[in-house]
The RNA shown here (transfer RNA) has 72 nucleotides and comes from a Planctomycetota bacterium.

RNA sequence: UACCCCGUAGCUCAAUGGAAGAGCACCGGCCUCCGAAGCCGAAGGCUGCAGGUUCGAGUCCUGCCGGGGUGA
Numbered sequence: 001u002a003c004c005c006c007g008u009a010g011c012u013c014a015a016u017g018g019a020a021g022a023g024c025a026c027c028g029g030c031c032u033c034c035g036a037a038g039c040c041g042a043a044g045g046c047u048g049c050a051g052g053u054u055c056g057a058g059u060c061c062u063g064c065c066g067g068g069g070u071g072a
Base pairs, nucleotide, nucleotide: 001071002070003069004068005067006066007065010024011023012022013021018055027041028040029039030038048064049063050062051061052060
């Protein structure tokens, strides 16, 4: 410098263009003499940033930022 992949909850990851979920963790409850395990519930997201297309964007397009990879 060119090209490719990735960026979504604290972590690991889902999500035909119809408006975002799961597991684990954390918190509360049940259980227990107390814990662990198990069961139930709640909370937690302006989807990396800024624009564009669209009635509608996590998804499509452009630029930038960050991480990884390949080539020179």

Its mean pLDDT, the model's own confidence on a scale to 100, is 85. Taxonomically the source falls in Planctomycetota (Bacteria, Pseudomonadati). It matches the Rfam family "tRNA". It is annotated as a transfer RNA.